This is a predicted structure of a 74-nucleotide RNA (transfer RNA) from a Veillonellales bacterium. It was read from a public genome assembly. Its Rfam family is "tRNA". Its family is annotated with triplet codon-amino acid adaptor activity in the Gene Ontology. Model confidence (mean pLDDT): 80 of 100.
[in-house]
RNA sequence: GGGGUUAUAGCUCAGCUGGUUAGAGCGCUUCGUUGACAUCGAAGAGGUCUUGUGUUCGAAUCACAAUAGUCCCA
Repeated sequence: GGGGUUAUAGCUCAGCUGGUUAGAGCGCUUCGUUGACAUCGAAGAGGUCUUGUGUUCGAAUCACAAUAGUCCCA
């Protein structure tokens, strides 16, 4: 330098056939349960979906560019 792939909550990931409020597990907070802890149950907080531009009535999802990680080729 060329090509592939990944980027979504604190962590691991789903959602990738554009359309109802962006979700799950773990973790965190509060409450219940207990003499207390754990377990279990209930509720809740937490995300400008890597960045920018564009397409569209509508974008996490499509197009282009960029950035970072990773792999292959040279």